[in-house]
RNA sequence: GUCGAACGAUGAUUUCCGCAAGGAAUGAUUAGUGGCAAACGGGUGAGUAAUGCGUGAGAAUCUGCCUUUUUGUGGGGGAUAGCUAUGGGAAACUAUAGGUAAUACCGCAUGGUCUUAGAAAUAAGUAAAGACUUUUAGUCGCAGAAAGAUGAGCUCACGUCAGAUUAGGUAGUUGGUAGGGUAAUGGCCUACCAAGCCUGUGAUCUGUAGCUGGUCUGAGAGGAUGAUCAGCCACACUGGGACUGAGAUACGGCCCAGACUCCUACGGGAGGCAGCAGUGGGGAAUAUUGGACAAUGGGGGAAACCCUGAUCCAGCAAUGCCGCGUGAAUGAUGAAGGCCUUAGGGUUGUAAAGUUCUUUCGCUUAAGAAGAUAAUGACGUUAUUAAGAGAAGAAGCCCCGGCUAACUCUGUGCCAGCAGCCGCGGUAAUACAGAGGGGCUAGUGUUGUUCAGAAUUACUGGGCGUAAAGGGUGCGUAGGCGGUUCCUUAAGUGGAAUGUUAAAUGUACAGGCUUAACCUGAUACCUGCAUUCUAAACUGGGGUUCUAGAGUCUGGAAGAGGAAAGUGGAAUUUCUAGUGGAGAGGUGAAAUUCUUAGAUAUUAGAAGGAAGAUCAAUGGCGAAGGCAACUUUCUGGGACAGUACUGACGCUGAGGCACGAAAGCGUGGGGAGCAAACAGGAUUAGAGACCCUGGUAGUCCACGCCCUAAACGAUGAAUGCUAGUUGUUGGGAUUUACUCAGCAGCGAAGUUAACACGAUAAGCAUUCCGCCUGAGGAUUACGAUCGCAAGAUUAAAACUUAAAGAAAUUGACGGGGGCUCGCACAAGCGGUGGAGCAUGUGGUUUAAUUCGAAGAUACGCGCAAAACCUUACCAGCUCUUGACAUGCAAAUAGAGUCUCCUAGUAAUAGGAGAUGCGGUUCGGCCGGAUUUGCACAGGUGCUGCAUGGCUGUCGUCAGCUCGUGUCGUGAGAUAUUGGGUUAAGUCCCGCAACGAGCGCAACCCUCGUUCUUAGUUGCCAUCAGGUAAUGCUGGGUACUUUAAGAAGACUGCCAGUGAUAAGCUGGAGGAAGGUGGGGAUGAGGUCAGGUAUCAUGGCCCUUAUGGGCUGGGCUACACACGUGCUACAAUGGGAGUUACAAAGGGCAGCAAUGAGGCGACUCUGAGCCAAUCCUUAAAAGCUCUCUAAGUUCAGAUUGUUCUCUGCAACUCGAGAACAUGAAGUAGGAAUCGCUAGUAAUCGUAGAUCAGAACGCUACGGUGAAUACGUUGACGAGCCUUGUACACACCGCCCGUCAAACCAUGGGAGUUGGUGCAUCCUGAAUGCAGUGGAGCUAACAAGUUUACUUGAGGCAUCUGUUUAUGGAAGCAUUGAUGACUGGGGUUAAGUCGUAACAAGGUA
Repeated sequence: GUCGAACGAUGAUUUCCGCAAGGAAUGAUUAGUGGCAAACGGGUGAGUAAUGCGUGAGAAUCUGCCUUUUUGUGGGGGAUAGCUAUGGGAAACUAUAGGUAAUACCGCAUGGUCUUAGAAAUAAGUAAAGACUUUUAGUCGCAGAAAGAUGAGCUCACGUCAGAUUAGGUAGUUGGUAGGGUAAUGGCCUACCAAGCCUGUGAUCUGUAGCUGGUCUGAGAGGAUGAUCAGCCACACUGGGACUGAGAUACGGCCCAGACUCCUACGGGAGGCAGCAGUGGGGAAUAUUGGACAAUGGGGGAAACCCUGAUCCAGCAAUGCCGCGUGAAUGAUGAAGGCCUUAGGGUUGUAAAGUUCUUUCGCUUAAGAAGAUAAUGACGUUAUUAAGAGAAGAAGCCCCGGCUAACUCUGUGCCAGCAGCCGCGGUAAUACAGAGGGGCUAGUGUUGUUCAGAAUUACUGGGCGUAAAGGGUGCGUAGGCGGUUCCUUAAGUGGAAUGUUAAAUGUACAGGCUUAACCUGAUACCUGCAUUCUAAACUGGGGUUCUAGAGUCUGGAAGAGGAAAGUGGAAUUUCUAGUGGAGAGGUGAAAUUCUUAGAUAUUAGAAGGAAGAUCAAUGGCGAAGGCAACUUUCUGGGACAGUACUGACGCUGAGGCACGAAAGCGUGGGGAGCAAACAGGAUUAGAGACCCUGGUAGUCCACGCCCUAAACGAUGAAUGCUAGUUGUUGGGAUUUACUCAGCAGCGAAGUUAACACGAUAAGCAUUCCGCCUGAGGAUUACGAUCGCAAGAUUAAAACUUAAAGAAAUUGACGGGGGCUCGCACAAGCGGUGGAGCAUGUGGUUUAAUUCGAAGAUACGCGCAAAACCUUACCAGCUCUUGACAUGCAAAUAGAGUCUCCUAGUAAUAGGAGAUGCGGUUCGGCCGGAUUUGCACAGGUGCUGCAUGGCUGUCGUCAGCUCGUGUCGUGAGAUAUUGGGUUAAGUCCCGCAACGAGCGCAACCCUCGUUCUUAGUUGCCAUCAGGUAAUGCUGGGUACUUUAAGAAGACUGCCAGUGAUAAGCUGGAGGAAGGUGGGGAUGAGGUCAGGUAUCAUGGCCCUUAUGGGCUGGGCUACACACGUGCUACAAUGGGAGUUACAAAGGGCAGCAAUGAGGCGACUCUGAGCCAAUCCUUAAAAGCUCUCUAAGUUCAGAUUGUUCUCUGCAACUCGAGAACAUGAAGUAGGAAUCGCUAGUAAUCGUAGAUCAGAACGCUACGGUGAAUACGUUGACGAGCCUUGUACACACCGCCCGUCAAACCAUGGGAGUUGGUGCAUCCUGAAUGCAGUGGAGCUAACAAGUUUACUUGAGGCAUCUGUUUAUGGAAGCAUUGAUGACUGGGGUUAAGUCGUAACAAGGUA
C1' cells in the first nucleotide's frame, strides 16, 4: 500500500414488512486481527585493487508468486487484539481486570516424499483452512509430492592502475582426521596431528579507483575515459547486530552504541531527502515545492477498483544535435553620409533609397487527428489544415604580423597595453586603442580537460663513437636464445565445426515522422573465450645419430702476464777525510737560501732509500686496472702445428661473487729524491697563484679498508657474412709465392646529421644483457644499504626556462702559425711636447658669448677672410598676407623717382614740393602696379637614427662578384686554392672547372728628349744700323720659347737564371729602362661616419620659433689640449754691395715715372682689358763688423706720435716711426713628417677681400743624409689553425658579496590523519550452561473439577564473541615552526677575471 470473496466489530445511506416500537435486507466508511507486498521500482558511488567486475567453465544448493502432473483437504482444543471498565504519563506510550472471532495459534488421525535406525524387509517420526457463487456443481484457496521456468547462493581458470626510496609475508596461517554449522562445498568454526603456504612471472605494504557493455580520439595499433541508456557490485546519518521472511543482515523495518538536530512539565521522548519537488551552505557552475495515472509497467484484489514523484507529459536553460527564419527580384546618377586618397579618384556598394512582389516563422480567426481493441487523453491554446493582415515583430560575436582566411587611417610613444608560440610598443605600429573596410553567423569567442599531429616511450614504429644514452672489468646463478640425422608426441602453431560473446550503441541496407536530428526493422560484426575433430612443416617435450660449435691430448716456440726470494751498476742526497780559497745558487731580472765555523768546485771512502737511462718501437703481454735492470722458484693465459678422443658439453647473463689507477683511511715499519699543506723571497693595484728558496703528510714495504676516474676506442659480449693494399709481432710451411693468430696505416661496397667508420665496422644479420627520453634544479634532498671516516651506491620533486646540445659552413677575432707588403720599424734628417705670440677646441664666464664637427676619420675643421653687413645669438624698439612666390575677390589711379622738413638710435610714421602709364580694336579692354580681405608665405625650428644628393675613412689596399658546370642532404665549396712571379686576382704553369663583369694596368693631363709646322706681343746666331746702356731698330725665325701634331720605351736586343713559361738579375744602346717622375682617376662594401650649400618626408611655430632696425655678442679668460709662426743665435745677427726664377693677378683694377715724408704712405698719373704695360724675388755670392753675453741674439709687452681702408676702427682692423726690451741658452714622459729634385731651407704669387694671413692653395730657388735588414711593435693582404665570438674581442662569460621575490631541504618542537598489536571497559545480539524459593493457556500424567507435577517456553544469572570508549606504545603520512642550508629568478649594484684563442700558467 491493498484485500470485507480470511475475521470479529462500527454501521452512514437506501429498500422491504409494520400504525408504531421494532424486524429483515443493503452495506459506504473506520481502527484492529489476519494474508500478500514492502528484498521490486527510485537514488548515490563513500568504501572496495578483490567476499568486486569481465570472459569462460563447474558442482555440493535453495527458489514465494507462475506453469504442468499428481495426492489430500478428517476430527478437536486453548488463547488474543480490537472493544469495555479502572489506572499511570507532559508526551511518546503504557499497566491491570473482563469478555470475543478467524484462512491467527496448538495437539490428534492419515500420508507419499524426506529424516533416523537397519544389509534388506521393515520400524519410528513428520501436513492442511477455508471462502464465495449463478449450488447435481463451479471458482478461488490450503497441505504434501514430482518436474519446469525464473531468481539467488557457492567454486575454479584467465584478465583487471601506480610505487621496490614497500623484499620478505603468514599461526587458523597451509594441509590432514573427527565433529559442529549452513540451503549448500569449505578452517566457515572447534579439537588433535603435521609444518606447511604465498613471493622477483613482484608476495606483503602504501597511494589511487566502483567494474563492464560502451564513450571520445586515432589510418590502425593504441591512448584517455566510465555522464545520459543497459548489466553487475556496494552503500542508505556513523559503527555493530540479529529478527521476520521464499528472498534482507532490509533507503522511507527493529535493537544497541556514537555524533548531530528537535520536543519536554527535566522524569523522558522523536528524527534520518545518496526518492520527487523545494530550502540553506559551498561553488566558476547545474532547473518547477507543476499536471496525470490517459499510455507503458509494478503491488494488492475473484473483480470493480485503489495505490504508484516508477513512468508519461508540461515548465526553466541555445547546454548539445538537427532543421528554418530575420525577406525576394529589380535598382548607377555608382545618391547622401562614413573611410581612404597620389586630390584625379577609390571603397562601403546593388548595399540603401525607389519600383515590383512574396508571407516561411510569429500574430488573429475558423476547422481539427493519431496516440484508445467497448469506455477512459495529463499532454492540448497539441500536430495538422484553411482564411486574413502586413516587410511587417526577429543579428550578434570574434578575428585581420607569421603560423591562419582577412589592410588602411587616426591616437599613443618600451607609456597605456597585447600575447597560444615567435614576438609587438622607445614619434611614420597592417601586432596596443578607436574608426572605416574585411571574416564567421543563431550563433560566436574565452578558459579548462582528453586524444591526434608526436616515429616525442617507437608491439606496429626510435635510439646509445662526438647530440641524452655501453655497466670500470671478468666469473657465473635464475632466465632468454641455441648445431646435425631419424622416430614419436601434439603444448605452441595452422584449419574446420559447435557453444557463447545480453540488449542498446557503432557499420551497411531498407522503412517512418514534409526533411534532418530522431525512431523502427532486418543484416553483418562483436577480431575474445571454451569444447571437439584434424594437419605435423617449423618451435617446444621424449628417444636416437653425427662432428663443422665447444672442450681434452701431444709438440716446439714468443712474451714488461702474476707472486715470492735474492743480486748488481749509474745517478741524487747525506756523512767522513783531503785539495782549495770566495763566492755559490737561482731568475725574465732579483731576492729569500748556503758560505771564511771554509760553501760551490774537485778527489777518495762510507751510509741509505727510491727508481730502473740506452735497448724502445705506430713493439709485446694481460679481462680490465695495469705490467719494464738481472737471476732463481712457483704459477695463469693465448697463438700455431699435429692428429687421437668426448659428443652440443654452447652464447649471453637480472640478482650474486671476485678483481679494480691515483688520492685517502687504520696499524707497524721505512724515508734518498720529489712534494699537497705551511713558511719565506719575488711579481702584482692586490697575488691566499703562476716563478724561486725551503719543507711536513704522502709517495716506498707488510697487513687491512676504501671502490671511485675523461676506469676512453667516450664504441657491451658472442657468432656468421661482405673488395683490396702497406707496414709490423708470433707460429707453420715447399722459407721469393702462401697460410693461421695479433697490432697499426690507407681505402671498396655500404653506413653516418656530418665528422668519420670501413674484416679489430660505426657495414649486412641473429641472440642476450646494460642504458636514454628538452635544459636547469641534480654526479642534489629525503630514505635505505655499504664504510672507521672521507664518502660511495641507489635516487626524486617543487620551481624556473625556449632553448640547451652535436657536427659542419661563412666570417670575425687570437698576448696561434706561415708567406708578403707599407716611412710600419730600423738607418738617417728635421720637428712637436718646454718659451712668447697667432689660430682652433674644451672648460669657465656671460643678457648672448649662435650652431655644427669628437680616437684614427673633431680641434689654422664648415669659415677662399665676424668692426656694421655677414649673423643664424642677446637686449631694446617695431611689422602682421608679411622682406619673397602664386591664385581669387574687391577697391584705387595711382605707383615709382628726386629734393626737403618734423618725431625717433634706426626701422618707421607724418608732412611739403618737383616729376610721373605701356599697349589698344579706344571697351576701365589688355598688361603692369598699389591697397584691403581670403587662400597662403616664411622658419639656419626638431629629426642626418625617415631620406636624396654630396662627402670623409679603411685605401689607390687588391680585392669584390656573376653565368654555366661539378661536388655537398644543406649552409656552402670549386673557379679565386696550389707551384712560381708581380706594385697589382699582374702574368705563367698546373688543376672539375670553363668563361665573364666591376676593380688593377692601359687609354687622359703634365714634366723630361727629339722632330715637323707656325713665328707675335716671344727670341737674337749670322748681317746691317744705333745707344751711356738695353732686340733699341732694320732684318731673321737658326736657338730659346710658345702651342698644335708626331716620334720615342716594348723586357724590343744580348748574357745569365728560371721549368724551353711568366718573370728576375746584369749589360748594351738611349734624353729616359723595366709602372720614367707627378697628377686626375677611389671596385663591392664598412663605420645607422658627417651634412647649417641644396632638395625632400613627417612633426612643431603662425601678431611668432616669421620679417625689419639700433646697439651688443660670436674677439670674454683662472685654466687644459691640438695646429702653426718666431726664436733661443756665429752654418748666425747687423751694415754695405751684387746676381739668378717660376707661376699667377690686374679697369670700382694693376700702376711706371717724378716729387714729398726717417717710414707706413701721400701727391702726380705714362702705359696696360695684357707673351706688349704694371706687379723689387729671397736665400746664395763678396766686403766689413759683432766674439759667446740673455748679447748688436730674440722680439713679446707697453707708451707716444702717425698712416691706410671704411658711414664708422671704443668694445674689435692692418701698418709705420721712436722708445720699451718679457719669456726663451735646444725643451721630461711621450710623439710627428720624410726615401730624391724628396727632407730641410729661401722667398714669390693667388683666392677670399673696402680693410684685415703666421692659415690655405699654387710656384719656383738652394738642396742633403740614410735604408744592414724584416726578429719584434703598428696597419694591411693571402693561406692555414683554434673558437663557447656573429652587435662578431670595445665579443662572450664565471663565482662570492649586497637587494627583492619564489618554491624547497634540515629544524627544538607543536598539531591532525591512517595503520598495527597490547591492556581495561564489554551495549544490543548470537551461542553455551547439571545455576535457581522467578513467570508460564494449548501437550502429557495425576488427583480431582481447578489444582499439582512433568515436558517445553519466557525472563533473569554466569561464561563466551564483539561495536564503541579509554590507557600507554610503535609505525607511517600531512600541516605548521624560531632559526638555518643550498637552489631559482630579477635592463643598467660591488669585487675580481676562472673559462672560450696557446684566453695570456693548455